[in-house]
Molecule: c-di-AMP riboswitch aptamer (ydaO/yuaA leader)
Organism: Cohnella xylanilytica
Order: sequence, then structure tokens, then C1' cells
RNA sequence: ACUUGUUGUACGCUUAAUUUCCGUCGUCUAUCGCCGGAAAGCGGGGGAACCAAUCUUUGGGGCGAAUUGCGGACCGUCUCGGCGGACGCAUAGGGAAACCAUCUGACCCGAGCCCGACAGCUAACCUCGUUUGCAGUGGAUGGGUCAAUU
Repeated sequence: ACUUGUUGUACGCUUAAUUUCCGUCGUCUAUCGCCGGAAAGCGGGGGAACCAAUCUUUGGGGCGAAUUGCGGACCGUCUCGGCGGACGCAUAGGGAAACCAUCUGACCCGAGCCCGACAGCUAACCUCGUUUGCAGUGGAUGGGUCAAUU
């Protein structure tokens, strides 16, 4: 100096998921932590008129970027045609190096869960959530911010 791996670190990134206050406990003490509660902020659902729609076992619907298609062999089922699952390839769509936006190259994700016969929009109103996972990019153009000098 280069490559690979591990650990630490959370300025920062993803996401709606942040901040403040009160109380019990840890505890003898706390500006710390868990738990419970409240408020603000942010986000989701239900819910008139008007408008829209003419759907409704081919069930329907919600959160989310996460939708759709193809495939050959495997597993399950079966009336051997098919259906479902796993796997692989693509894809609607989504993400990111540090002020913002746009373009561009390469990279990554493209899941999972819930309601329970039921919901278009929707003022008032009602109601719910406030997390999870992370060491992970180069270039160009334009606009900004800060500092220094004159």
C1' cells in the first nucleotide's frame, strides 16, 4: 500500500415512527434505563351531502415500493388435465454519502402482515400507530449555505 473478515461507532440512512412532561420501579442518589400515562408533531383507517360507480364465491377490502409474467425439473394434491408451494429469470414500482434539484454509470429491494362478509369519494365526528433494519455509490450541470480576503 492492497484485499478479505471481525468488532466498535449511529454525525447519518430507511421508515409515519420524533419531541416534551408526569408517575411506579431499578435505588441509598441521578441529568440514566424499563414499564405505564398525557400532550404536541407526523402517519393510517372508518365516516354525509354532491359527485362517481352498477359492482356483489370468480368473495371483497386495508397497510406497504413490493405488482405482473415466464420457466424446466422437484414437492403436495388430483379426475393426470390442472391447482398450489418452493426455486430460477424478468418486471410495474422503490432506495442510497452526507445542503437541494436534475441527468447519467454501476449497485440494492421488488417482502410480509391484517380485517372477517364488510367499507368508493367524503365536512363534522370517531378511531389506531409512533417502529424496524443498517458501515452502504461514482461523475456532471444548475442553484444555495458558511468562512476567509479585498